[in-house]
Formats: sequence, structure tokens, C1' cells
RNA sequence: CAAGCAGACCGGGCGGCCGCCCCGAUUUCAUCGGGGAGGAAAGUCCGAGCUCCACCGGGCAGGAUGCCGGGUAACACCCGGGAGGGGUGACCCUACGGAAAGUGCCACAGAAACAUACCGCCCCGGCUUGCCGGGGUAAGGGUGAAAUGGUGAGGCAAGAGCUCACCGGCGGGCGGGCAACCGUCCGGCCGGGCAAACCCCAUCCGGAGCAAGACCGAAUAGAGGGACAAUGGGCGCCCGGCCCGUCCCCGGGUUGGUCGCACGACCCCGGUAGCAAUACCGGGGCUAGAUAGAUGGUCGCCGUCCGCCCCCGGGCGGAUACCGAACUCGGCUUACAGGUCUGCUUGGCCA
Repeated sequence: CAAGCAGACCGGGCGGCCGCCCCGAUUUCAUCGGGGAGGAAAGUCCGAGCUCCACCGGGCAGGAUGCCGGGUAACACCCGGGAGGGGUGACCCUACGGAAAGUGCCACAGAAACAUACCGCCCCGGCUUGCCGGGGUAAGGGUGAAAUGGUGAGGCAAGAGCUCACCGGCGGGCGGGCAACCGUCCGGCCGGGCAAACCCCAUCCGGAGCAAGACCGAAUAGAGGGACAAUGGGCGCCCGGCCCGUCCCCGGGUUGGUCGCACGACCCCGGUAGCAAUACCGGGGCUAGAUAGAUGGUCGCCGUCCGCCCCCGGGCGGAUACCGAACUCGGCUUACAGGUCUGCUUGGCCA
């Protein structure tokens, strides 16, 4: 210098004018002061807090998770490790339990995809001497994504874990490791794949969600109690009949209001323990809170990036992302103009 790998961040700045929401103060209807979006506020996917309902305990069904250890309030998250795979490498990826419990599936091709022999090879018999019949075999050929351990040697009629060496895999012993697992020794090699197919095994899970829920309460219906009125009023009059009180308290809970709702598994700095995730300790801080839903508009100057022009540091034009809280946290995933920093790898050149 070029090409990469990993991690951490920023994501416009200042000012003028006019507005919006919340809080506080006062000389209280107007002024002044203070505060006012994000790293994802997004998708609402996972886990919790909180609230109400249900509940003696357990099971079925259903769902989730799935190598090991650790972290955490919890998790499907995070950290560390193991194994497998990819990359020259830095490094990256993995739902990574069980296929001799059972069921199912394996397209096309192929003889055969779970029980098999098409071509071939070998032996025996027959004869018309290159074919037929019987048997053995699975080394070679052919098909396929996949063909029943791989390579080599011995062996054999030809072959074959039939035997041997190495590798692989299985079982057992020993050693290391908390464990996953690794190393080594011995035995023996019967045997395909798929469980993000059903299923089996292990662990976990009651339901609904802030429109949860709690409180205050004009009004209406209904109805309980008390006080008062007095034989009254209405249905045109009379008789009969029917209907009806006033006030207060209780109760009820509509319009509406308050709380939930902003001090929290919170943020910043430092230290200690730990490889780390994280935990603990000390100091400091208070950081939106609406209810049809505020966080905006406009102007000026300066940034950043791109293009063009030119007398080389100016001019002109354009762009400045993804997106916007509504009970709150911890994660995951997805989107993002442009830019910054740190560590590392490979290659080239120079000293």
C1' cells in the first nucleotide's frame, strides 16, 4: 500500500422568530423559569415484573427447549468450552438427544434403497464349442444424493473382515477433565439415510392482559330506612274505579376525573473477584409522560458526502439515512445516507 477479519461507537452543530405537551413559581388566565424520542422508540418473536381470574394434589391433551459447564429475576438470551463443517489465515457457521422401541418415507435412474444380483468373475454338469442349466461370489463395471466400513497385503476355484497392518466405527478397561469430550490398550467388525416425518426420552409451562386493575363520583332506573304533609292531587263534573307523594340518608356507577404512570432487575464514574458473561462495593445523578394523543414549522450561518467548473482553495448545484415513545424492563430479529476508532490476518514493496 492492497485485500480482508473481529469488536466498539457517532449518526448533524449554533442562533433568531412563531407554535405544541408536562412540571414549578408568581403580581393566577397571563408572564417567567425548567424539561421534552431512539439505537433501533420498529416487528410484537421470546422471557419477566405488575394486575385480575382460577386453584387440594396429580395426570391427559397441547406447546416449548435439546452437546457440556457457567451467568441471570427469567429466557429460545449471553459467556466460556467440546465436537462437526468452511476458510491459506485473522476468523466464521451449526435445532448438536435417540434410527437394533415401533410406524412411515427415500423422487429419477438402477437388479436391488432393506432385503437384492443386471453385466461380470469362478466351479460343476450338458452338448450343437459358445451357449444352456445348477451353484458360489460381491473384488470390478453400470445407476444414483446415497449401494452395506476405506486403503494395501495375504489368502482363495473366484471372492469376501476370511486373516493381517493402518484409518474409521462399536463395546470394555485405564489415564486426564466438574462435564461435554480427549488420549491409550484389549476385544471384535451385521450391516444405509431421514426424527426442522410421526414418535420415544429428559426438562419446563394454569389463563388473560394497563382497554390489566383500583378509587372518587353530576345523572337515570330500581329499591331500603327516616322525617314531614294530611285525607289531598290527577283521570272535564258526581258515584265507583285506577294512578300519584315532598325532603334527607343509604345504595347504584353513566358523562367525567384521579391513581396505576415514570426511583427503576435505572443511568454515569471508579474499584474488587472472574478468561468472560456477570456479581459485589464506593461516589455521583434524576432522565418525556400524553389520553385522540406534545416533541413541530420557518429563516440564517457552519458541518459532512456527491457531481460540475476553474488560475488550487474557492464558486455553483444536489443530498444529509432508517424511523417516531403510550405500563415497564431483559433479549432476539429486521431497517439504516454517511462517517470514526481499536485490535488482528494474508499478500506486495521499501529500509